[in-house]
RNA sequence: GGAGGGAUGGCCGAGCGGUUGAAGGCGCCGCUCUCGAAAAGCGGUGUACUCUAACGGGUACCGUGAGUUCAAAUCUCACUCCCUCCG
Numbered sequence: 001g002g003a004g005g006g007a008u009g010g011c012c013g014a015g016c017g018g019u020u021g022a023a024g025g026c027g028c029c030g031c032u033c034u035c036g037a038a039a040a041g042c043g044g045u046g047u048a049c050u051c052u053a054a055c056g057g058g059u060a061c062c063g064u065g066a067g068u069u070c071a072a073a074u075c076u077c078a079c080u081c082c083c084u085c086c087g
Base pairs, nucleotide, nucleotide: 001086002085003084004083005082006081007080010026011025012024018070027045028044029043030042031041032040046061047060048059049058050057051056063079064078065077066076067075
């Protein structure tokens, strides 16, 4: 220098145009159970901005930036980083 694969919430990891902020698992928090714990069961659990007295809502964010589309994590382009192969 060339080719291919990858980057998704605290972590792992599905999704590959249409209510998916996003499955599932782990972790964490609360509760049940227990003499107490572990295990098990049940519920909850991203961040930012914003509306609300509160309860509870709205919008944005899938490496970064742009583009296509009514609609993008998903398609296109550039860039960054990681892995593999070729020279």
Transfer RNA from an Elusimicrobiota bacterium, 87 nucleotides, folded computationally. The coordinates come from a structure-prediction model, not an experiment, and the mean pLDDT is 82. Its Rfam family is "tRNA". From the family's description: Transfer RNA (tRNA) molecules are approximately 80 nucleotides in length. The sequence was found in a public genome assembly. Lineage of the source: Bacteria > Pseudomonadati > Elusimicrobiota.